[in-house]
Record summary
The prediction has a mean pLDDT of 83. Predicted 3D model of a 1488-nucleotide RNA (small-subunit ribosomal RNA) from an uncultured bacterium.
RNA sequence: AGAGUUUGAUCCUGGCUCAGAACGAACGCUGGCGGCGUGGAUAAGACAUGCAAGUCGAACGGGAAUUUUUUCUGUAGCAAUACAGGAAAAAGUCUAGUGGCGAACGGGUGCGUAACACGUGAGCAACCUGCCGUGAAGUGGGGGAUAGCUCGCCGAAAGGCGAAUUAAUACCGCAUGUGGCCAAGGAAGACAUCUUCCUGACGCCAAAGCCGGGGCAACCUGGCGCUUCUCGAGGGGCUCGCGGCCUAUCAGCUUGUUGGUGAGGUAACGGCUCACCAAGGCGACGAUCAGUAGCCGACCUGAGAGGGUGAUCGGCCACACUGGAACUGAGACACGGUCCAGACUCCUACGGGAGGCAGCAGUGGGGAAUAUUGCACAAUGGGCGCAAGCCUGAUGCAGCAACGCCGCGUGAGUGAUGAAGGCCUUCGGGUUGUAAAACUCUGUCCUAUGGGAAGAAACAAAUGACGGUACCAUGGGAGGAAGCCCCGGCUAACUACGUGCCAGCAGCCGCGGUAAUACGUAGGGGGCAAGCGUUAUCCGGAAUCACUGGGCGUAAAGGGUGCGUAGGUGGCUUAUCAAGCCAGAGGUGAAAGGCAGUGGCUCAACCAUUGUAAGCCUUUGGAACUGAUUAGCUUGAGUGCAGGAGAGGUAAGUGGAAUUCCUAGUGUAGAGGUGAAAUUCGUAGAUAUUAGGAGGAACACCAGUGGCGAAGGCGACUUACUGGACUGUAACUGACACUGAGGCACGAAAGCGUGGGUAGCGAACAGGAUUAGAUACCCUGGUAGUCCACGCCGUAAACGAUGAAUACUAGGUGUCGGGCGUCAAAACUCGGUGCCGCAGCAAACGCAUUAAGUAUUCCGCCUGGGGAGUACGACCGCAAGGUUGAAACUCAAGGAAUUGACGGGGGCCCGCACAAGCGGUGGAGCAUGUGGUUUAAUUCGAAGCAACGCGAAAAACCUUACCAGGUCUUGACAUCCCAGUGACCGUCCUAGAAAUAGGAGUUUUCUUCGGAACACUGGAGACAGGUGGUGCAUGGUUGUCGUCAGCUCGUGUCGUGAGAUGUUGGGUUAAGUCCCGCAACGAGCGCAACCCCUAUUGUUAGUUGCCAUCAUUUAGUUGGGCACUCUAGCGAGACUGCCGGUAAUAAACCGGAGGAAGGUGGGGAUGACGUCAAAUCAUCAUGCCCCUUAUGACCUGGGCUACACACGUGCUACAAUGGCUGGUACAACGAGUCGCAAGUCGGUGACGACAAGCUAAUCUCUUAAAGCCAGUCUCAGUUCGGAUUGCAGGCUGCAACUCGCCUGCAUGAAGCCGGAAUCGCUAGUAAUCGCGGAUCAGCACGCCGCGGUGAAUACGUUCCCGGGUCUUGUACACACCGCCCGUCACACCACGAGAGUUUGUAACACCCGAAGUCGGUGAGGUAACCUUUAUGGAGCCAGCCGCCUAAGGUGGGACAGAUGAUUGGGGUGAAGUCGUAACAAGGUAACC
Repeated sequence: AGAGUUUGAUCCUGGCUCAGAACGAACGCUGGCGGCGUGGAUAAGACAUGCAAGUCGAACGGGAAUUUUUUCUGUAGCAAUACAGGAAAAAGUCUAGUGGCGAACGGGUGCGUAACACGUGAGCAACCUGCCGUGAAGUGGGGGAUAGCUCGCCGAAAGGCGAAUUAAUACCGCAUGUGGCCAAGGAAGACAUCUUCCUGACGCCAAAGCCGGGGCAACCUGGCGCUUCUCGAGGGGCUCGCGGCCUAUCAGCUUGUUGGUGAGGUAACGGCUCACCAAGGCGACGAUCAGUAGCCGACCUGAGAGGGUGAUCGGCCACACUGGAACUGAGACACGGUCCAGACUCCUACGGGAGGCAGCAGUGGGGAAUAUUGCACAAUGGGCGCAAGCCUGAUGCAGCAACGCCGCGUGAGUGAUGAAGGCCUUCGGGUUGUAAAACUCUGUCCUAUGGGAAGAAACAAAUGACGGUACCAUGGGAGGAAGCCCCGGCUAACUACGUGCCAGCAGCCGCGGUAAUACGUAGGGGGCAAGCGUUAUCCGGAAUCACUGGGCGUAAAGGGUGCGUAGGUGGCUUAUCAAGCCAGAGGUGAAAGGCAGUGGCUCAACCAUUGUAAGCCUUUGGAACUGAUUAGCUUGAGUGCAGGAGAGGUAAGUGGAAUUCCUAGUGUAGAGGUGAAAUUCGUAGAUAUUAGGAGGAACACCAGUGGCGAAGGCGACUUACUGGACUGUAACUGACACUGAGGCACGAAAGCGUGGGUAGCGAACAGGAUUAGAUACCCUGGUAGUCCACGCCGUAAACGAUGAAUACUAGGUGUCGGGCGUCAAAACUCGGUGCCGCAGCAAACGCAUUAAGUAUUCCGCCUGGGGAGUACGACCGCAAGGUUGAAACUCAAGGAAUUGACGGGGGCCCGCACAAGCGGUGGAGCAUGUGGUUUAAUUCGAAGCAACGCGAAAAACCUUACCAGGUCUUGACAUCCCAGUGACCGUCCUAGAAAUAGGAGUUUUCUUCGGAACACUGGAGACAGGUGGUGCAUGGUUGUCGUCAGCUCGUGUCGUGAGAUGUUGGGUUAAGUCCCGCAACGAGCGCAACCCCUAUUGUUAGUUGCCAUCAUUUAGUUGGGCACUCUAGCGAGACUGCCGGUAAUAAACCGGAGGAAGGUGGGGAUGACGUCAAAUCAUCAUGCCCCUUAUGACCUGGGCUACACACGUGCUACAAUGGCUGGUACAACGAGUCGCAAGUCGGUGACGACAAGCUAAUCUCUUAAAGCCAGUCUCAGUUCGGAUUGCAGGCUGCAACUCGCCUGCAUGAAGCCGGAAUCGCUAGUAAUCGCGGAUCAGCACGCCGCGGUGAAUACGUUCCCGGGUCUUGUACACACCGCCCGUCACACCACGAGAGUUUGUAACACCCGAAGUCGGUGAGGUAACCUUUAUGGAGCCAGCCGCCUAAGGUGGGACAGAUGAUUGGGGUGAAGUCGUAACAAGGUAACC
């Protein structure tokens, strides 16, 4: 730092996805050790059990136990003394109680809270503060009670009542007053209330003791307490500025509300509360409502700015089962306190009681998921205490968990026969792999033994949970320790097998339909490693919300237009101020964290220490810029004066042309309409035409990328009223300006309301056509509407798809309105409106002084497509509807340009493509191939052109692949091994349909004599064999477009690029053939030529060919000859070379001459890049799959020849241009010894018998036929035609029945020229006539060749088909056999509506109203004080009343969720149905 994915490819826009880091994580597989951390995120759900807050006997009364001392009595004893009992005192200690302090800390959780809750910075002259520290002063003297205990009573219990009695540092007066409070006065200060100091009237306000030492005592003294006050520290309370969530589909909210006066209340200010007065306060800079949420230091990510988060640690806040309330206290409205209400759980004797783990462990539940009912107060800290000490689930430690981070190990060295095994293989080998084994070592972790800390400090001693832990030493032995994911691209890493759109994978693109590097397994490899993957979430990449750092002509995006409010922004000059701004300094910015340095645990993680920051506040300076104030200016803006232009607006009036209608005339049979028609009108007189009239609407020509207007829009003429712009001038004002959220106004067409009007046109509707249908396009009619007045609507592709304003940045050329200028022009200038074009911009297209360029200001809008401009809500509207405007769900859209392909787009050109001709096919019979059907089998393939007389240049057996039956199993064929035999072949016999089986007979070669070769038989296994499958796994071969003129490359140039150019253009050609031009210049494969045949000729050669001359003969037969013909080698010839014309002086074309041949002379071979997954696995070869006593092999017979039928290709005909009979003439190509066969004889003939010649220019096939000559037939189903059938024969062949060909005689079918449609052919061609050959035993109407006779026509390119080229449109690229839309039907998904039903939330109104504070009352009760001693007073309390009020109840609304028969559209689905709306002129241009 990027990458993949839209396309055939490209650039852009734009989304989706990936690579990184992180985590309180979870899940899957796996798991050696240690250190440091972390661990209920869900049910603020419910909780068994234990523990988590006590302590003080040096405040007090006091009981039980123990010890000591003193003393008394009794017993024992001579006594000392011992034992027992009683009393007193002391010591130490303590359950419960009074009292003090603590319990408001520590610990937990994140429900609530959008708030001065938090953060930050200020303020309190408006406050409080126990314990602690400093200082000043004091601590005198009294009083009355009450727990406990005892007794009695009630109760199941919890607990309570009564009586009697008692203490205090408990409680209450009094004294003292350093002091404090405080009216008033003075001084000082300040910021209004006020504050400080001094004086200070009447007044008010304190206290407690306990434990020691000394002393006989009085008393002295120490410590801890107590009281008043001052200051401090630390803690708290209150106030303010600023900061940080979402929604406007929440726009108005508020009555203690905002302020004042007075009072109350509080520690304190304050509507905090109350009475009265005023009517305010908040809000678009977002009030109020609703939703969500503890906030921060920080944590994660990021280059940063930002974005997300708020676990652990730390600060603050809030809460403690839910709701309310106060009490106590320095501090609470109190987690382990109280009272009340509610829900739930538990106990109960049913009367009544008890409880609150969001403390630490732990349990159920919920959940994907989160630990031990551990040890210790040794350390740190807290509470109490003088202290010792006690308490402390705070804390320190341990346990569990790979949950995270960090570290270590699972061994190291040597070791090639590159072992075995595995996997792959082209079978050679490769790889696993120095890896292993083996040898030599080491000892981290581990294990055993021994030693053994620091943490412990005050303080002499004692004190360690962790822990016999860390660590150290010694011994032991490679022994105990590796997995997970991935291997198509992104993304590092490839092979085999299995599977066969199945099973499965997948983060995106996408893999899988028989050769899967993508599924599964294995081998190998890559990555990380005690972990590795997956999933969830967040940031990044994403400049994909853009402050840094984006856009809006066509990709999403400029509001339809203007006026204007708030707001934002703003010309030149002067001075002042200092808000912004800049600089210095100070305060704060807690610690931890981060970063940097240094240090400590062996390193690291971890820890310690030092340094370091934005921000906010204060202060001192500065004055350029912005701002504020001030004084001016004229250039921005506006006014005045003068001038001309204009479909600018409104109202009234006027006009002519045309359509229609009415009246009248003329006139007669049609008119009208269309692609063609019909509906329609017309003999009741239309259309046409003439005249007159009526009425409505619109204004031809002028008219123009001309004018005006803000836009919508405005078009006959005249008048009236009226808005704006422009030009000139420079008299006036002096920044008055620009933009403009809301707001207001205008706003095409259609539509709506009321009332008119209605000629034409014309939704709806009707009819006629068209059509498969035609609710359309076309036609005939026709209502709303279109028109007017008034009022609504408020939208359009309201477009330049381009907001407004200002300034600047080359020009050229039109045009409109002015100015200036001129004789007229030109030039210049201002304002508008067009085109072209530079710089620049842009993805490109394009824009370009009328910007989409360069900048500034302000507004509007966009953030993937669809769902959807839809739903819900709100506002507007009479309605139609408009404005605002989502989500679920689902998918991978879009712009510009490129190359193709296509078009019922266009231009040009070619072809037997059409046309012009000739002859056919399609009708008949037969032949042949195919389909279909049939069959045991009718083997297989070929399928539009480009399958169908095709593979097949020969199916009776064979062929043969098919069927039936009979047989074989190492096989019919190949190689290897073993054994046996000596043959095999051939002959004969028997059985059999044959294959085969059995028998008879006959019988090898070489040799070193061992054997070998060969052949056969038998045997075992490797293997053979397959016309079995896949032509969509292939090679090779072939067809086709097409013998069409095309297809490309190098370099250069242009373009961001795909690509373009070249190859386009103007001509020309059969041709991308050639010429010219040109940012192209060249080249290649094709074209042409080179090759073969043929047409002319020369030369060479002269047998088997030829014969002019000379002989000769029946006969070129022979001699002779090689002139001619011919044969076959080598040459020549034709090149637009020559002439004329046309064209551009070119290429070339036209005509001509010469020539055997003339413009490629004719024909053939030759087939570019590629297309069709075209054909062929059955020619052959071949991968893979399949069969292996059969899908292989052999044999006999059958079938491929079937036959209702359909199609293709042919033959023969239908006749007189003919048939038949007789006579007669002229070829060429070829073939032949398993052959061609002369000739003679026989036969009517097919043919047979005998047989010469010929291995061929020698002999034979071999008489060519049409033709020509003569005769006959005379238009008919015939003397045409020959099918079919019968009989008799011939030939081939083992064999002619299925199933061959031929002959003779007899028979004599259909057919009289062929519907729609369709084929071939442009010259030696079509047509017609015969001949030969391959295959072949035999079989040719087919195929391949050969020659004979020998035409007609082509005006031309409009049309059909095919092709080439240029251009155009495209939503196609599998490329129009393309793409694609909507309804309907089915399935699934989410959403809306819905009679309603139901749940919750927050308010409101009323009712009721616990506990409690406050207030009132208090006739009841009452120890301390007073007093005149009483039935007293003060004070206090119970009780009662009142205000407020939680929960509860009732009610009507609001909001939100769930659900609901049915219903609505939407989305997605396999190949459903109906049509064909869009994309090409998409077949009616499309769209708003």
Its Rfam family is "Bacterial small subunit ribosomal RNA".